Overview:
This is a predicted structure of a 252-nucleotide part of an RNA (large-subunit ribosomal RNA, domain VI) from Parapedobacter deserti. RNAcentral holds the full RNA, with entries from ENA. The coordinates come from a structure-prediction model, not an experiment, and the mean pLDDT is 86. Lineage of the source: Bacteria > Pseudomonadati > Bacteroidota > Sphingobacteriales > Parapedobacter.

Context: one part of a larger RNA
RNA sequence: CGUUGGAAUAUUGAGUGGGGCUGGCCUUAGUACGAGAGGACCGGGCUGGACCGACCGCUGGUGUACCAGUUAUGCCGCCAGGCGUACGGCUGGGUAGCUAUGUCGGGUUAGGAUAAGCGCUGAAAGCAUCUAAGUGCGAAACCGGCCACGAGAUGAGUGUUCCAUUGAGGGUCCCCGUAGACUACGGGGUCGAUAGGCCGCAGGUGUAAAGGUGGCGACAUCAUAGCCGAGCGGUACUAAUAGCCCGAAAGC
Numbered sequence: 001c002g003u004u005g006g007a008a009u010a011u012u013g014a015g016u017g018g019g020g021c022u023g024g025c026c027u028u029a030g031u032a033c034g035a036g037a038g039g040a041c042c043g044g045g046c047u048g049g050a051c052c053g054a055c056c057g058c059u060g061g062u063g064u065a066c067c068a069g070u071u072a073u074g075c076c077g078c079c080a081g082g083c084g085u086a087c088g089g090c091u092g093g094g095u096a097g098c099u100a101u102g103u104c105g106g107g108u109u110a111g112g113a114u115a116a117g118c119g120c121u122g123a124a125a126g127c128a129u130c131u132a133a134g135u136g137c138g139a140a141a142c143c144g145g146c147c148a149c150g151a152g153a154u155g156a157g158u159g160u161u162c163c164a165u166u167g168a169g170g171g172u173c174c175c176c177g178u179a180g181a182c183u184a185c186g187g188g189g190u191c192g193a194u195a196g197g198c199c200g201c202a203g204g205u206g207u208a209a210a211g212g213u214g215g216c217g218a219c220a221u222c223a224u225a226g227c228c229g230a231g232c233g234g235u236a237c238u239a240a241u242a243g244c245c246c247g248a249a250a251g252c
Base pairs, nucleotide, nucleotide: 001152005163006162007161008160009159010158011157015149016148017147018146021049022048023047024046025045026044027043033038051106052105053104054103055102059100060099061098062097066093067092068091069090070089071086072085073084074083075082076081111143112142117137118136119135120134169246170245171244172243173189174188175187176186177185194239195238196237197235198234199233200232201231203228204227205226211222212221213220214219
């Protein structure tokens, strides 16, 4: 921009893409078959591999604005306590998120029409012949079935609801993230819990400083302390104010 008034929402499915793999064991059954050795079809059940998808409750990884320990040095006048720098100084842990080696799921089964092949009926050609007329079966291939997208499917579809100059709906702007390069998308904008702050909780570190007590002292203890990013909830304290713009009379 189109889809022929303008919107919101729910859809149909032309079409497109994805998927499609396979091992072992048990049973049927030591049965059929076979002199024996050996050893099934068909059917039922269980369990793997690789691959694909999703997810983070578990097991782990990461986690450079979380916590602690610690070395050297500089600084905060000194002590105590801290901060900077040294690969994040080094070391031990680790929330959210992101993750695999972790967890869950998937391929199947039907069905249709066939290939090679196997047939039935059957003439030409009194026989025979699966084929010439007719007709049945038969593959991981084909069409469907399963999953996703999908009306620019210009053949532009359909349902419902809303608006009609008292205007539906949308945008701008702002607070954000289940989204993200920008945009787009999604949530929120005071009729408000959208983000921050604060409070509580979860969770992580592992028991802060100061002081008391014990010990000559290192230290221990009073102490599940102190601190804390992203998590879960609560609370209008802060910021999302107010406004402005686009938007339907064309056609018959």